[in-house]
């Protein structure tokens, strides 16, 4: 009295959970496929759509469809993925101190 190394490990910070703002995708949406109900009905399945996982619906309202085979506006309302931030703990890591040498 150097390094490795172990232990503690706070302020500080970087990340990485959780929450939350904004943007991005997608319009919570389209389809000349298929099935299915019929004014106490109007739905199910599948594709398509995204530097894209995954969802693609509910619920009010206003309508149209005179019994057939076609739904149609309008308003509210997530979720996921990706980036950007914001801010609380929590976890990681360092400073430092001890040991050791």
């Nucleotide at each position: 009295g150097a390094a490795a190394a172990u232990a503690u490990g706070a302020a500080u910070g970087u990340c990485u959970a959780c929450c939350u703002g904004c943007g991005u995708a997608u319009a919570a949406u389209u389809u000349a496929g298929g099935g299915a109900a019929u004014a106490u009905g109007g739905c199910c399945c599948a594709a398509a759509g995204u530097c894209u996982c995954u969802a693609c619906c509910a619920g009010a309202c206003c309508g149209c469809c005179g019994u057939a085979a076609a739904u149609g506006g309008u308003c509210u309302g997530a979720c996921u993925a990706c980036g950007c931030g914001g801010a609380u703990u929590a976890g990681u890591a360092u400073a430092a101190u001890a040991u050791g040498g």